[in-house]
RNA sequence: GAUAGCCGCCAGGGGUGAGGCGCGCGGCUGCGCCUCUGAGAAAGUCCCUUGGAACCUGAUCCGGAUCACACCGGCGUAGGGAGUGCGGCGUGUCGCGGCG
Numbered sequence: 001g002a003u004a005g006c007c008g009c010c011a012g013g014g015g016u017g018a019g020g021c022g023c024g025c026g027g028c029u030g031c032g033c034c035u036c037u038g039a040g041a042a043a044g045u046c047c048c049u050u051g052g053a054a055c056c057u058g059a060u061c062c063g064g065a066u067c068a069c070a071c072c073g074g075c076g077u078a079g080g081g082a083g084u085g086c087g088g089c090g091u092g093u094c095g096c097g098g099c100g
């Protein structure tokens, strides 16, 4: 000096599934509560911002589980995808110079 990381602020991106019960209902289908997984199931700034698996496509996909489901894994060194943002700390890491 740079940087991983952390804190503060600003900006931006993203997802919201499955099952059970009840109510309403001519049909279309709606509302509420509970349960499962998870960071998050319109829910909390919850997660993510290119060193990007947050999230989307592939996908009405494949294998394994489950009452059921992106629940687990594959796919995935695939294709996309939003800030090299500002300020501070920076013991970790790297580089340069000096001294011993």
Stems, first nucleotide, its partner, number of pairs: 001094003005089005010083001011049004017036007055080003061074004
This is a predicted structure of a 100-nucleotide RNA (TPP riboswitch aptamer (THI element)) from a Gemmatimonadota bacterium. The coordinates come from a structure-prediction model, not an experiment, and the mean pLDDT is 78. It matches the Rfam family "TPP riboswitch aptamer (THI element)". On this family, see Rodionov et al., J Biol Chem 2002: "Comparative genomics of thiamin biosynthesis in procaryotes. New genes and regulatory mechanisms". About the family: Vitamin B(1) in its active form thiamin pyrophosphate (TPP) is an essential coenzyme that is synthesised by coupling of pyrimidine and thiazole moieties in bacteria. NCBI's taxonomy places the organism under Bacteria, Pseudomonadati, Gemmatimonadota.